Predicted 3D model of RNase P RNA and transfer RNA as a complex of 507 nucleotides.
[in-house]
RNA sequence: GCGGAUGGCUGGAUGACCGCGGGCGGCAACGUCCGAGGAAAGUCCGGACUCCAUGAAGUAAGGGUGCCGGGUAACGCCCGGCGGGGGCAACCCCAGGGAAAGCGCCACAGAGAAGAGUCUGCCCGCGUCAGUUGCUUGCGACUGGUUGUGGGUCAGGGUGAAACGGUGGGGUAAGGGCCCACCGCGGACCGGGCAACCGGGACGGCACGGCAAGCCCCACCCGGAGCAAUGCCGAAUAGGGGCCUUGCGUGGAAAGGUCUGCGACUGCCAAGGGUGCAAGCCGGCGGCGACAGCAGAGACCUUCACAGGGACACUUCAGCCCAAAGGCCCGGGUUGGCAGCUUGACCGCUCUGGCAACAGAUGCGGCAGAGGAAUGGUCAUCCAGAGGCGAAAGCCUUGGACAGAAUCCGGCUUACAGGCCAUCCGCGCGC
RNA sequence: GCCGGUGUAGCUCAGCUGGUAGAGCACGUCAUUCGUAAUGAUGGGGUCGGGGGUUCGAGUCCCUUCACCGGCACCA
Numbered sequence: 001g002c003g004g005a006u007g008g009c010u011g012g013a014u015g016a017c018c019g020c021g022g023g024c025g026g027c028a029a030c031g032u033c034c035g036a037g038g039a040a041a042g043u044c045c046g047g048a049c050u051c052c053a054u055g056a057a058g059u060a061a062g063g064g065u066g067c068c069g070g071g072u073a074a075c076g077c078c079c080g081g082c083g084g085g086g087g088c089a090a091c092c093c094c095a096g097g098g099a100a101a102g103c104g105c106c107a108c109a110g111a112g113a114a115g116a117g118u119c120u121g122c123c124c125g126c127g128u129c130a131g132u133u134g135c136u137u138g139c140g141a142c143u144g145g146u147u148g149u150g151g152g153u154c155a156g157g158g159u160g161a162a163a164c165g166g167u168g169g170g171g172u173a174a175g176g177g178c179c180c181a182c183c184g185c186g187g188a189c190c191g192g193g194c195a196a197c198c199g200g201g202a203c204g205g206c207a208c209g210g211c212a213a214g215c216c217c218c219a220c221c222c223g224g225a226g227c228a229a230u231g232c233c234g235a236a237u238a239g240g241g242g243c244c245u246u247g248c249g250u251g252g253a254a255a256g257g258u259c260u261g262c263g264a265c266u267g268c269c270a271a272g273g274g275u276g277c278a279a280g281c282c283g284g285c286g287g288c289g290a291c292a293g294c295a296g297a298g299a300c301c302u303u304c305a306c307a308g309g310g311a312c313a314c315u316u317c318a319g320c321c322c323a324a325a326g327g328c329c330c331g332g333g334u335u336g337g338c339a340g341c342u343u344g345a346c347c348g349c350u351c352u353g354g355c356a357a358c359a360g361a362u363g364c365g366g367c368a369g370a371g372g373a374a375u376g377g378u379c380a381u382c383c384a385g386a387g388g389c390g391a392a393a394g395c396c397u398u399g400g401a402c403a404g405a406a407u408c409c410g411g412c413u414u415a416c417a418g419g420c421c422a423u424c425c426g427c428g429c430g431c
Numbered sequence: 432g433c434c435g436g437u438g439u440a441g442c443u444c445a446g447c448u449g450g451u452a453g454a455g456c457a458c459g460u461c462a463u464u465c466g467u468a469a470u471g472a473u474g475g476g477g478u479c480g481g482g483g484g485u486u487c488g489a490g491u492c493c494c495u496u497c498a499c500c501g502g503c504a505c506c507a
């Protein structure tokens, strides 16, 4: 210098003017602070949170994951290793358990597709034909065939994605793990490693084709719905109607809750006040005490036994709820507000441990909150980039990728103009 | 925002357990008719939405992506 591999960052900057959403201050005018992303996306996985029925054990159905070890709240994610494959290399890719549990499939071609098969070929026997030859002249020997038949064989040819171990040698009528050497394979053994797995020497003549992103087997994991969840206030309507399922029990106890008094951090409750129709929000005089225990009050709540019913497939056990509970359909009304809501398994820097993913510590800094939904527009100067003119300096024109929060996190995947940095590999040249 | 479904010829749809993609309508040509329609005969036409993987082989199995369609509010 050229080509390549991996990891990361950035993805316009500054100023002026006019706006938009939210917090705080203010009676108000207004002031001040904050205001999109690496993917906010796809909704493909995993959670937090809320509701549905509270937990344990088991079973069934359905779904998922799949080499080993580790990380994590969890994961199908990440890190490290093993094995296989690709590349000269840096490095990259792999749904990578089980095919000697069973079932199924392997089209076409081919002889044969799973305990298979003989089309051609090779070899042997018998026959037949032809030739040569011997003599005992109608028999034998040898050689050969576009030949018949009975066997042997699976090495060669050929088919296919795949043909029942491969290469070489010996042996054989021809062949064949028939025998031998090496390689492959197999189940044990020994050594190393937490393990996947690796290495070794002997043994077995090979018995075991492929497909599980076909059914299946094995191991492990998983209840369902989703912030349009859920709770509350206000307003309005016909506080409506129909159908279905299952129920309304009996007898006790004084242990427990409750209330009063005693009783330690953090926490919890909370008067008056402001604001709002209200829920709520701001603020906080003041008060309380989780767990365990003691004393008293009282029979309200509760609780026990038997029987019945209810709920997220079933069963068992414990618990919960019950005087009503649940389901389906038709019709009617509203389109307002508050909470959930954004400070959290959070992010960055520094230090410590670890190969790493990651974990821990301390201090500092950072962090949108709308609700049909803000985060924008114009101008000026500059920075990349593209085009044109020019010898050059420079000038002119153009112009900024993908995209845009919606309950919140951890991942994956996909989209992305251009620019920058670091480490490593190969080749060439120079010193 | 959340959840579910579909994509195969010009249109509407089949394609079961992977093995050369079919049907109806439409279209072309011929016959029939004075001519048209109907009818009969015959023929053409497919990136199976796109990309990748598993397999000898994918419309079918798996992953990813694109497009389209549908459902979900509260009160009594």
Base pairs, nucleotide, nucleotide: 001427002426003425004424005423006422007421008420009419010418012382013381014380015379016378017377018376020035021034022033023032024031025030037402041413042412044411045410046409047408048407049226050225051224052223054318055317056316057315058314059313062222063221064220065219066218067081068080069079070078071077082096083094084093085092086091097217098216102215103214104211105210106209119157120156121153122152123151124150125149126148127147128145129144130143131142132141133140134139135138165183166182167181168180169179170178184206185204186203189200190199191198192197230339231338232337233336240330241329242328243327244326245325246324249306250305251304252303253302256301257300258297259296260295261294262293267288268287269286273282274281275280308322309321310320332506333505334504346366347365348364349363350361351360352359353358383400385398386397387396388395389394432503433502434501435500436499437498438497441456442455443454444453450487458474459473460472461471462470480496481495482494483493484492